């Protein structure tokens, strides 16, 4: 500091989503060592047990004790130091120490006040303690209870209680005088009055410790104010002790705190009240700050103590380890009554993802008592668990290539794990064992260590106990291999996985961090995604439909006081700790310690006056006002007025009329339409008329009157700042709609018929009600749109049109200038994502206000507020997605628009589709009917030859290193014959035969071929995958195209170039032009053909010359002709005329064989279709291996209800039969073509010349022609069948071809449809030829006869190009919407249950305090006594928690049904919407309709 994700791609917007810190965590896996810190975050849940607050005999009596000492009648009996203590008393138990439950409050922070306040214990200063009285626990008796605990009588001390004296002082009434101040007020004070004090103890004493008063201080505290301080307005009003006053109680104090009277006030949009949440800081975390988010640990306050209440005691409490009352819940009980409160240390339950030990110690350090010692202290110091976290250390450290071995990978070569290890020297943190051994311990000695024999030091010992987690498709650092096969599994987010997965599991390997890794989960950040720093709103989410105006914000130009803001400077505060710096202690560090620095904010004081404010006086530009003019559909009103529809009534008239894409419903012979005249009635006002006018906005349109609102221009008399803006609130608001009454021509939702259609609740068309129209009154909404809030200023021009006013010049502004205000277009700076805006700003500026924050849900649900209603208005969440979106680009595609092309249509010919075969294909069937091709581009396709073979399925018979290929071994000459079984293949027996190279010591040996056996490695596979793949090949399409470089335009995708204007067959050329060049295609170049020349002249040829036949280039010759086959020549718009831009090219024209690429060929740009081929061939993977391989015999591929494709012969006279004779051309040919001849009706068969070919042979060309038949299922046609033959071959039964002869089916031109062809073509004729023993009606070739249309491009399919729309891009076979079925999920209603919270009315009332009463009781005072003051106790009264009650209110859980809504995989049913989406589309409104919708009425153009 950023990427990832929307699309083909791009820019922008605009949401998710990752990298980073952190954390009082938890959960996997792991797990060696120390510092230092941390540790119920959940149920303020409930605790068993122990410990946490006591202390003082130097306050008192008592008891206990008995060192010791005295007396004794020896029985005893006094006295009594230590000690120890239950009780009085005295300090303390309001500290410390837990906890966040409550609280949104002066609780808490900050600053400030108290002239309204307190105050033990310290500390200082003053002044004092005289003399006195009655008690009571303790203790005993007794008495009651089980127990807790009590009850009566009796006895006793105090530093315990009480009178009295004294009074420096305080207080208190008065009060002469002083002083002061920040409101109320305060302070001093002479004088005099009246209240008020005390307590002792300890010592030999000295002297300590204590008591009373009084003032001050210190620490502490109480109480007030300013200012800060969360969420909800779908909580808008609250409030009767309420607000204020005097009085009066009350308090330490001020105060409705309380209390009676009086007043009727207070508080709230600057959010009162309610409701939810939550204990606030210091500080932590994060973050560049701003800021957001937290409020474990440490420190401040605050509140709390089972749950409510309530008070006493006391210096402080409304009091965690007091008390009392209520509750609720645990124990105890002898049932009548008691105890109990761990949100204090430890610990149990139990809750939970989760959170320690019932440890040691008062040594430190602080706290109570206490004169001291001491005692007490779960505070606090240690210790033990826990990787919870921050820090530091270690698991060795050097050398080591045969790069071991083993593992993975592999192209088999090798690579990599890896100096890694082994192995070889060395350390010794840590670990074990041993041995010293602290600092904290302070004071004048001296004693005093839980931790701890611990830190640490020094010896020994052995590399010896010590690595693991996550991850590796992008983001994002790091890749191979098996396994799996949309399965199983992964994911933060894009997204993987459907046989080759760097994404799932496993394994090597590698990458990150390491005693820890990862998950999960919160928080900031990224996030400029609430925008102070620092966002917007034409079109992406955002301008309020439009005014008026209220609070509020905001505001012109001098001048001058103030000084609230603002700046400035000093003063105070801002705790300590934390953060930041320098230093400094533990070896470092974390972590401690020392200083310093920094800090917004407050608040007081001094200064400044620019700028805000704010006074005062002033100005005139803003704003108004007035004077004079001027335009308009600007508004309401009452009237007039002509046109047209429709009625009506009359005439005239007759078969129609209307409507439509065509038609019907409909109206008419009862006289319609048509036409004439006359009338009735409503509603709208052609033409002018105009991006003209007026109006806020909606919106306004004929003509006059009347009222009347606003602009605009001119002048500058008059106000002198009066202004903009404007939450809320009035007000107005089209069209539909709603009330009430009118009205009603015409149109025209519902309705109704008629068509349309599959259907047609539409689109058309015939009627037709509300409605529209008026009046009055509601509704308040719209694409209410310039999709643009309102005001003011400023920032280049040009042009048009509207009102006004001037200027020049004129006889006269009519043409000319100049300006003010409407209202448009084009444009520059200038913004803008882009389109585009652009003085009418979306530019640069200020003011004020409305609004936006992903997309669905959803403008809905719920409540509120408004409406008669219809609805509006303000408006959520659960749940669900990884987008939805702008804007512009290429391209596809439009039932869009132009241009331009093809046998694409048309205009011909001739077919297909109808029949019969033949052939291919589906289906079927089958023990197989082997496979594969599938729309154009599959189907007479591969197959240029399926009786065996082929062959690859079927059946059965057989082999197993194999039918073939490489290596080994042994063995056997090679080779050649035979038997037996058998369908063969194979399986079994046997016989004949001694071959070839080298070598050789002549015995033999060894090799090669070849055969046998064997053994494994390995042959094999037409198994699978054409969606892994070369190769081939099809198609768009022989269509004119596809692109590059460099430049140059655009934020970019991308345009340009390649587009425009011409012309081509052509992106072909030429011309322009921000292009300028260029490659792939076109076109040439290559073959055939058509004319010609030259060469050449046999096998072809014969013109003239000779020779010869019956006849004949047959022979000599001959190159003239044809012809062969090589090499040139020709044709290029080259000439001429037009026509074009003087171009390119185009028309006619001439020569020309041939004229505008002359014909036809091979030749296929960039890329589409995962197109076809794994069964030609090649090839990953995979799978099979006595078979999915290989051999063989027989089947099968040839089947057959039925369908289609291509062909083939036909329906017939353009013809069938018979006859007749003439002319090609391409080719083939030796296991061939085969003359001729001979036999046979033929098929063909015998005999056989000739030919490897311009030589022979196939070979006969056939349509032709001429003559018959005379329209008939036929002399048409020949299907099926029977019978006889030939041919090939091993073999024609299944299952060939061909010949005779009989047999003579369908078929009379073919329906919707559909196909080839534009010239030597299309028909028509027939030849050849590959494969092939043999078998085309199939295929590729070849000549022969040889036409008919082509207006012309609207139409159809298909291509090019140019444009325009899109919501398509997998790309119109696209997309995509609403019901209905079905599952599942969250949510609204819902009769209503259930339960919560907070108030309200009554009603009962505990403890207690206060009041009253107190006839009962009563010790200190008075009082000779009677008696009294005072007190208690009882009783009563107000308040007063819990509780009952009743009515409502919130909130939350449930609820049969029932309402949309969201997700879901290939469901049903239509096509609404994107292209003119086939009826442009959308907005509001209303009725209709299974469903998108549809239609009407008004608006919009997105």
């Nucleotide at each position: 500091a950023g990427a990832g994700u929307u699309u083909g791609a791009u820019c922008c917007u605009g949401g998710c989503u990752c990298a980073g810190g952190a954390c009082g965590a938890a959960c996997g896996c792991u797990g060696g060592c120390g510092g230092c810190a941390u540790g119920c975050c959940u149920a303020a849940c409930c605790c068993a047990u122990g410990c946490a607050a006591g202390u003082c005999g130097a306050g008192c009596g008592g008891a206990g004790g008995g060192a010791g000492c005295c007396c004794u009648u020896c029985g005893g009996g006094g006295c009594g130091a230590a000690c120890u203590u239950a009780g009085c008393g005295g300090c303390g138990g309001a500290c410390g120490g837990g906890u966040g439950a409550g609280u949104a409050a002066c609780g808490c922070g900050u600053g400030a006040a108290c002239a309204a306040c307190c105050a033990a214990c310290c500390u200082u200063a003053c002044a004092c303690a005289g003399g006195g009285g009655g008690a009571u626990a303790a203790c005993a008796a007794c008495c009651g209870g089980a127990a807790a605990c009590g009850g009566u009588u009796g006895c006793u001390a105090a530093u315990a209680c009480c009178g009295c004296a004294u009074g420096a002082g305080a207080c208190c009434a008065c009060a002469a005088c002083g002083g002061c101040g920040c409101c109320u007020g305060c302070c001093g004070a002479a004088g005099g009055g009246g209240u008020c004090a005390a307590a002792g103890g300890a010592g030999a004493g000295a002297u300590c410790c204590g008591g009373u008063g009084u003032a001050a201080g210190a620490c502490g505290g109480g109480u007030u104010c300013g200012c800060g301080u969360c969420c909800c307005a779908u909580u808008a009003g609250a409030u009767a002790g309420u607000u204020g006053g005097g009085g009066g109680g009350g308090u330490a104090a001020c105060g409705g705190c309380c209390c009676a009277c009086c007043a009727a006030g207070u508080c709230g949009a600057c959010g009162a009240u309610g409701g939810g949440u939550a204990g606030c800081c210091g500080a932590g975390c994060u973050g560049a700050g701003a800021g957001g988010c937290u409020g474990a640990a440490c420190g401040g306050c605050c509140a709390c103590a089972c749950u409510g209440g309530a008070a006493c005691u006391g210096a402080g409490a409304c009091a965690c380890g007091u008390u009392c009352c209520a509750g609720a819940c645990u124990c105890c009980u002898a049932c009548g009554g008691g105890a109990g409160g761990c949100a204090g240390c430890a610990g149990g339950g139990g809750g939970g993802a989760a959170u320690a030990u019932u440890g040691g110690g008062c040594a430190a350090u602080g706290g109570g008592g206490g004169g001291a010692a001491c005692c007490c202290u779960g505070a606090c110091c240690c210790a033990g668990c826990a990787a919870u976290g921050c820090c530091g250390c270690g698991u060795g450290a050097a050398g080591g290539a045969a790069g071991a071995a083993g593992g993975c990978c592999c192209u088999c070569g090798g690579g990599u794990u890896g100096u890694a290890a082994a192995c070889u020297u060395c350390u010794g943190u840590g670990a074990u064992g041993g041995g010293g051994g602290a600092c904290g311990a302070a004071g004048g000695a001296a004693g005093u260590g839980a931790c701890g024999g611990u830190a640490c030091c020094c010896c020994a010992u052995a590399a010896g106990a010590a690595a693991g987690c996550u991850c590796c498709g992008g983001c994002a650092a790091a890749c191979u291999a098996c396994g799996u096969g949309c399965c199983a599994g992964c994911a933060g987010c894009c997204g993987c996985g459907g046989u080759a997965a760097u994404a799932c599991g496993u394994a090597g390997g590698g990458a990150g961090c390491g005693a820890g890794c990862g998950u999960u989960g919160u928080c900031c950040g990224g996030a400029a995604u609430u925008a102070c720093u620092g966002g917007g709103c034409g079109u992406a989410a955002a301008g309020g439909g439009c005014g008026u105006g209220u609070a509020g914000g905001c505001g012109g130009c001098g001048a001058u006081g103030c000084a609230a803001g603002u700046c400035u400077c000093a003063u105070g505060u801002g705790a300590a700790a934390g953060c930041c710096c320098c230093g400094g202690g533990c070896u470092c560090a974390a972590c401690c310690c020392g200083g310093g620095a920094a800090g917004a904010g407050c608040a007081u004081g001094g200064g400044a006056a620019a700028c805000u404010g704010u006074g005062u006086g002033g100005c005139u530009u803003g704003a108004g006002u007035g004077a004079g003019g001027u335009a308009g559909a600007g508004g309401a009103u009452c009237g007039u007025g002509g046109a047209a529809u429709u009625c009506c009534u009359a005439g005239u008239g007759u078969a129609g009329c209307g409507g439509u894409a065509a038609a019907a419903u409909g109206c008419a012979u009862a006289g319609a339409u048509a036409u004439u005249a006359g009338g009735a009635g409503g509603a709208a006002c052609a033409c002018c008329g105009g991006u003209g006018g007026c109006g806020a906005a909606g919106g306004c349109g004929a003509c006059g009157g009347u009222c009347u609102g606003g602009g605009c221009c001119u002048u500058a008399a008059c106000u002198g700042a009066c202004g903009c803006u404007g939450a809320g609130g009035c007000g107005c608001g089209a069209a539909a709609g709603c009330g009430u009454g009118g009205g009603u021509a015409g149109c025209a939702a519902a309705c109704a018929g008629g068509a349309u259609u599959a259907g047609a609740u539409a689109c058309c068309c015939u009627g037709g009600u509300a409605g529209u129209c008026c009046a009055c009154g509601c509704c308040g909404u719209a694409a209410a749109c310039g999709a643009u809030g309102u005001a003011u200023g400023c920032u280049a021009g040009g042009u048009g049109u509207a009102g006004g006013g001037g200027g020049u010049a004129u006889c006269g502004a009519c043409c000319c200038c100049c300006u003010c205000u409407g209202u448009g277009c084009c444009g520059c700076a200038g913004u803008u994502a882009a389109c585009g805006c652009a003085a009418u700003a979306a530019g640069c500026a200020u003011a004020c206000c409305g609004c936006c924050u992903g997309g669905g849900g959803a403008g809905u649900a719920c409540g509120g507020c408004c409406g008669c209603a219809a609805g509006g208005u303000u408006g959520a969440a659960a749940c669900u997605c990884a987008a939805a979106g702008g804007a512009a680009u290429u391209g596809g595609c439009g039932g869009g628009u132009c241009c331009c092309c093809g046998c694409a249509c048309a205009a011909g010919c001739a077919g297909c589709g109808g029949a019969g075969c033949a052939u291919g294909u589906u289906g079927u069937u089958u023990a197989a009917u082997u496979c594969g091709a599938a729309g154009c581009a599959a189907c007479g396709c591969g197959a240029a030859a399926a009786a065996c073979c082929u062959u690859a399925c079927c059946a059965g018979g057989g082999c197993u290193u194999g039918a073939c290929c490489u290596c080994c071994a042994a063995c056997g000459g090679a080779c050649c014959g035979g038997c037996g079984c058998g369908a063969a293949a194979g399986c079994g027996c046997g016989g004949g035969g001694u071959g070839c190279u080298c070598c050789u010591u002549c015995g033999g040996g060894a090799g090669a071929a070849c055969g046998u056996u064997g053994a494994g490695a390995c042959a094999g596979g037409u198994g699978g995958u054409g969606c892994a793949u070369g190769g081939u090949u099809g198609u768009c399409g022989u269509c004119a195209g596809c692109u590059c470089g460099u430049g140059u335009c655009g934020u970019g995708a991308g345009a340009u170039g390649u587009u425009g204007g011409g012309u081509u067959a052509a992106g072909u050329c030429c011309u322009g032009c921000a292009a300028c060049g260029a490659g792939c295609g076109c076109a040439a170049c290559c073959c055939c053909u058509g004319u010609u020349g030259u060469u050449a002249g046999u096998u072809g040829c014969c013109a003239g010359c000779g020779c010869g036949u019956a006849a004949a280039g047959g022979c000599g010759g001959g190159g003239a002709c044809u012809c062969u086959a090589a090499c040139g020549a020709g044709a290029c718009c080259g000439c001429c005329g037009g026509a074009g831009a003087c171009a390119a090219u185009u028309c006619g024209g001439a020569g020309g064989a041939a004229g505008g690429u002359g014909g036809g060929g091979a030749c296929g740009a960039c890329g589409u279709c995962a197109a076809a081929u794994c069964a030609u061939c090649a090839u990953g993977c995979u799978c099979c291996u006595u078979a999915u391989g290989u051999c063989c015999u027989g089947g099968g591929c040839u089947a057959c209800a039925a369908a289609c494709g291509u062909g083939c012969u036909a329906c017939a006279a353009u013809g069938g039969c018979c006859g007749u004779a003439a002319c090609a051309g391409c080719g083939a040919g030796a296991a061939g073509c085969g003359a001729g001849u001979c036999u046979g009706c033929a098929a063909a068969g015998g005999c056989a010349a000739g030919c490897g070919g311009a030589a022979c042979u196939c070979c006969a060309a056939a349509a032709g022609c001429g003559g018959u038949c005379u329209c008939a299922g036929u002399u048409c046609g020949g299907a099926u069948u029977g019978u006889g033959g030939g041919c090939u071959g091993c073999a024609a039964c299944c299952c060939g071809c061909c010949c005779a002869c009989a047999u003579g089916a369908a078929g009379u031109c073919g329906g919707a449809g559909u196909u080839g062809c534009u010239a030597g073509u299309a028909a028509u004729c027939g030849c050849g030829a590959a494969u092939c023993a043999g078998c085309a009606u199939g295929u590729c070739g070849c000549g022969g006869u040889g036409a008919a249309u082509g207006c012309g491009u609207u139409c159809c399919c298909g291509g090019g190009g140019a444009u325009u729309g899109c919501a398509c891009a997998c790309a119109c076979c696209g997309c995509c919407c609403g019901u209905c079925a079905c599952a599942c999920c969250a949510u609204g209603g819902g009769a209503g249950u259930u339960g919560g919270u907070a108030g309200c009315g009554c009603c009962c009332g505990a403890a207690g305090c206060c009041g009253g009463u107190g006839a009962g009781c009563u010790a200190a005072c008075c009082g000779c006594a009677a008696g009294g003051a005072g007190g208690c106790a009882g009783c009563c009264g107000u308040c007063g928690a819990a509780g009952g009650u009743g009515a409502g209110a919130u909130c939350a859980a449930u609820g049969a049904c029932u309402g949309g809504g969201g997700u879901g995989a290939a469901g049903u049913c239509g096509u609404a919407a994107c292209a003119a989406g086939g009826u442009a589309g959308c907005c509001g409104u209303a009725c209709c309709g299974g469903a998108a919708g549809g239609u009407g009425c008004g608006g919009c153009u997105g």